The RNA shown here (Bacterial RNase P class A) has 325 nucleotides and comes from a sheep gut metagenome.
It matches the Rfam family "Bacterial RNase P class A". The family's RNA type in Rfam is ribozyme.
[in-house]
RNA sequence: AGUAAGCCGGACGGUCGCGCGCCAAGGCGUGAGGAAAGUCCGGGCUCCACAGGGCAGGAUGCCUGCUAACGGCAGGCGUGCGCGAGCAUAGGGAGAGUGCAACAGAGAAAGACUACCUUCACAAUUAUGCGGGGGCAAAGGUGGAAAUGUGCGGUAAGAGCGCACAGCGCCCCAUGGUAACAUGGGGGGCGUGUAAACCCCAUCCGGAGCAACUUUGGGAAUGUUAAGGCUGCCCGCCGUUUUCCCUCAAAAGGCUAGAGCCGUCCGGCGACGGGCGGACCAGAUAGAUGAUCGUCCACGACAGAACCCGGCUUACAGGCUUGCU
Numbered sequence: 001a002g003u004a005a006g007c008c009g010g011a012c013g014g015u016c017g018c019g020c021g022c023c024a025a026g027g028c029g030u031g032a033g034g035a036a037a038g039u040c041c042g043g044g045c046u047c048c049a050c051a052g053g054g055c056a057g058g059a060u061g062c063c064u065g066c067u068a069a070c071g072g073c074a075g076g077c078g079u080g081c082g083c084g085a086g087c088a089u090a091g092g093g094a095g096a097g098u099g100c101a102a103c104a105g106a107g108a109a110a111g112a113c114u115a116c117c118u119u120c121a122c123a124a125u126u127a128u129g130c131g132g133g134g135g136c137a138a139a140g141g142u143g144g145a146a147a148u149g150u151g152c153g154g155u156a157a158g159a160g161c162g163c164a165c166a167g168c169g170c171c172c173c174a175u176g177g178u179a180a181c182a183u184g185g186g187g188g189g190c191g192u193g194u195a196a197a198c199c200c201c202a203u204c205c206g207g208a209g210c211a212a213c214u215u216u217g218g219g220a221a222u223g224u225u226a227a228g229g230c231u232g233c234c235c236g237c238c239g240u241u242u243u244c245c246c247u248c249a250a251a252a253g254g255c256u257a258g259a260g261c262c263g264u265c266c267g268g269c270g271a272c273g274g275g276c277g278g279a280c281c282a283g284a285u286a287g288a289u290g291a292u293c294g295u296c297c298a299c300g301a302c303a304g305a306a307c308c309c310g311g312c313u314u315a316c317a318g319g320c321u322u323g324c325u
Base pairs, nucleotide, nucleotide: 001325002324003323004322005321006320007319008318010296011295012294013293014292015291016290018031019030020029021028022027023026033302037313038312040311041310042309043308044307045209046208047207048206052235053234054233055232057205058204059203060202061201062076063075064074065073066072077091078089079088080087081086092200093199097198098197099194100193101192113140114139116135117134118133119132120131122129123128148166149165150164151163152162153161167190168189170187171186172185173184174183175182176181213253214252215251216250217246218245219244220243221242228238229237230236261278262277263276264275265274266273267272297300
C1' cells in the first nucleotide's frame, strides 16, 4: 500500500419524570438496535375444510450438504478478473418453435457490393476495355459480432474440398471424485449471439393475516339440501346455522421463557448438531424507554420495539482487533 473477517457504537454519578412487575405503599427491580428500518424471502402461530383434482399464475435453476423452512447459509466445481492475498458469478435448454440484433454494411443466418475465374458478343493489335450469362466465397470494406484459425495440397479461380496442427461443441470408453467436474483416449462434426425476450424442461408454492383469532352482553334479519363457505376460474366438497347493528380500536386473553441468550465441552473443514451449567432479558394500546446538572474523553453517526423467530437488503460519525498478500 492492499485484501479478508470480526467487534464497539460516548463513560461515570446526582436530581426530576414515564411504562411494567413486586411488596411492608413509597420504595425496590427492570426498560430498544446492530440494524428495532425496508417489509424483500422463509417459518411458527390463528382462522378459513389441518386444504382435494385440474387450469391459470408465481418463484427457483452447477454439485453436495446445513436447517423448522428458505429465493438463506456452508464447502466445493466451472467461467471471468487480479502479479498476489482474493473478488464476481440466475451457472438448465439456442440438436423444439417464434421473435430480436439500432446505425453501418452486399449480407445479422445460408449473404454477394467491390474483387477473382470462365464463357459469349462488341471494340481494339495480342494488352485491355465495356455489356450479358455462369462459377466462387479466399481478399477488401462495415460492425460489438461475418460462417473456426494457421500452413500445405488442390483448382479455371476458389472453398473443411483434402491433409497436418490448433480451437470449440456432441457421443462413447477408462481413471479419480458421493456429485458438479477433472485428466487421458477414440469416433463423428464445425449454421453467430440473445432465454433477468416469448418459450421448453425440472422442482416448489392453497388464501388471508395479531386491527389475525378466542371469550364475555343486548337487539334485528334469515333458515333444512336455502343463504353461505372452501378468498383467480372450473370440478368436486362442506353445510345447520349464518349475517348485520349497538361498537368504523368495548374489556380480557392472544403478549412474550424463546427452532431464544451467555459460558463450556464434544462431533464436523464449515454452515450446523449434541451434552452440561447459568441468567431471566421491554411488553405499551394515544402507545413508556426522557429531560437536566457535574466530571472526563477520541466530542458521539445511522436510527427507535408493537405477535414471534431465521435470513436478505439498505443506512451508519468515529474507533479497535486479527489473518493474509